[in-house]
Context: one part of a larger RNA
Molecule: small-subunit ribosomal RNA, 5' domain
Organism: uncultured bacterium
RNA sequence: GAUUGAACGCUGGCGGCAUGCUUUACACAUGCAAGUCGAACGGGGUGCGGGGGCAACUUCGCAUUCAGUGGCGAACGGGUGAGUAAUAUAUCGGAACGUACCCUGUAGCGGGGGAUAACGCGUCGAAAGAUGUGCUAAUACCGCAUACGCUCUACUGAGGAAAGCGGAGGACCGCAAGGCUUCGCACUACAGGAGCGGCCGAUACCGGAUUAGCUAGUUGGCGGGGUAAUGGCCCACCAAGGCAACGAUCCGUAGCUGGUCUGAGAGGACGAUCAGCCACACUGGAACUGACACACGGUCCAGACUCCUACGGGAGGCAGCAGUGGGGAAUUUUGGACAAUGGGCGCAAGCCUGAUCCAGCCAUGCCGCGUGAGUGAAGAAGGCCUUCGGGUUGUAAAGCUCUUUCGGCGGGGACGAAACGGUUCGUGCCAAUACCACGGACUAAUGACGGUACCCGAAGAAGAAGCACCGGCUAACUACGUGCCAGCAGCCGCGGUAAUACGUAGGGUGCAGGCGUUAAUC
Numbered sequence: 001g002a003u004u005g006a007a008c009g010c011u012g013g014c015g016g017c018a019u020g021c022u023u024u025a026c027a028c029a030u031g032c033a034a035g036u037c038g039a040a041c042g043g044g045g046u047g048c049g050g051g052g053g054c055a056a057c058u059u060c061g062c063a064u065u066c067a068g069u070g071g072c073g074a075a076c077g078g079g080u081g082a083g084u085a086a087u088a089u090a091u092c093g094g095a096a097c098g099u100a101c102c103c104u105g106u107a108g109c110g111g112g113g114g115a116u117a118a119c120g121c122g123u124c125g126a127a128a129g130a131u132g133u134g135c136u137a138a139u140a141c142c143g144c145a146u147a148c149g150c151u152c153u154a155c156u157g158a159g160g161a162a163a164g165c166g167g168a169g170g171a172c173c174g175c176a177a178g179g180c181u182u183c184g185c186a187c188u189a190c191a192g193g194a195g196c197g198g199c200c201g202a203u204a205c206c207g208g209a210u211u212a213g214c215u216a217g218u219u220g221g222c223g224g225g226g227u228a229a230u231g232g233c234c235c236a237c238c239a240a241g242g243c244a245a246c247g248a249u250c251c252g253u254a255g256c257u258g259g260u261c262u263g264a265g266a267g268g269a270c271g272a273u274c275a276g277c278c279a280c281a282c283u284g285g286a287a288c289u290g291a292c293a294c295a296c297g298g299u300c301c302a303g304a305c306u307c308c309u310a311c312g313g314g315a316g317g318c319a320g321c322a323g324u325g326g327g328g329a330a331u332u333u334u335g336g337a338c339a340a341u342g343g344g345c346g347c348a349a350g351c352c353u354g355a356u357c358c359a360g361c362c363a364u365g366c367c368g369c370g371u372g373a374g375u376g377a378a379g380a381a382g383g384c385c386u387u388c389g390g391g392u393u394g395u396a397a398a399g400c401u402c403u404u405u406c407g408g409c410g411g412g413g414a415c416g417a418a419a420c421g422g423u424u425c426g427u428g429c430c431a432a433u434a435c436c437a438c439g440g441a442c443u444a445a446u447g448a449c450g451g452u453a454c455c456c457g458a459a460g461a462a463g464a465a466g467c468a469c470c471g472g473c474u475a476a477c478u479a480c481g482u483g484c485c486a487g488c489a490g491c492c493g494c495g496g497u498a499a500u501a502c503g504u505a506g507g508g509u510g511c512a513g514g515c516g517u518u519a520a521u522c
Stems, first nucleotide, its partner, number of pairs: 001522004006518005013369006020361001021327001026325003030322003035072003040069002043066010079280003089204006097197003102193007110144001112142002119134006150159003164185006172179002206252003213243003218240004223235003255277004259270004282303005305316004333359001335358003341355001342353004372402004382393004406463001409457004416449001421443008466511005471492003477506005487494002
């Protein structure tokens, strides 16, 4: 000199854009952060309408809602950096793998069955909850049939699937329900792709030798088990190997990278925000489900802690967003909205989304603007100094003439929003001018931010400057007070009676909505 996720002191007008627990991976009150689908299914409630009935009531349809069965999601998104010096990361390669949703292709979607929750009636329990019995549905579950390709194989054979739902409708069949046709979405098997993931290798990757030897599943083989897959990953047997001064082992420290800061560079230091990867989710361990987890807001066991209890037993996990206590020099609101972008579910409308987009707080940083402009010498008054002549503050002020950014007031007022929806035209599909899909035209709506940005108007210099320093380094000097005292100080050093070095004042210098100090890096 540059820099910072900074803090502290004094001071503080406005805006834009960013950043904001670096310390206790300490403990957490409260609210919210993962749901959705009735176009898979049967029920309960409510509303509307219809049928039957003298009535009580019963039944059907539609809408809506509730819990349940079922499906998909919950493995993403969000947080943190404890652990990890290599099961990580970065780069470059590899072969022995998996893959829900998505895309492409081939083939199929036939025929049956038995349950169970919800619900009804009970029982136990303070609660959490548990349990008996009876009924019922499905895209839940289980067989049968079929099997191009699939798996196994002694190459002959054996084994293995599926599910429906919704829209529309002319022939044909049917007494009717409907069958049937067609379209869309689902479903099954197989092959390929994309993206994603698992695995292996090489190279690079902090300090310590006051750590020199380490290793028995250890190193390799054969055979098996296991896995989606290779492999001592695991096991039996056999051999005696394997690593290490190019630093093994041990100890300490640490998430890694793109990058950031600095520097002419080489390098050094760092790894906040943003992006990629990894690891973790009260502590330790384990598996289940599933395409994917050994799973932050799932399960089980153990432990510590907290809470409830009728003392028998139960409940919990903010390193999600806010917020609280504590720690600390120190770090924000228990805000708004799903309008946009993205995600989950759904045919869709839509629902959910503390992701996200916004707003709030803080000079924490960067950037921009303002605090007025011109004129004005009697060089006013006052202050300070003085050799008492004067000098300086100083065109500074006052006065005169103007302007009105920003702020405050009044008025207007966005972009971000076109998708979806409706009408209509065309094309495709089709038996079809239905339905559905795609494309075009027209069109009703939809904004948290926000009456915000921006524009216009009126008034009025009106509301807006401080901080540090002035002995040398280092730009900037005098007076008074003090008297080795009080104090200053980055280094040299000042202060013991004329201190440009302490304190105050006047003056000056440097930066300026900041200025200094401290800490830290180059």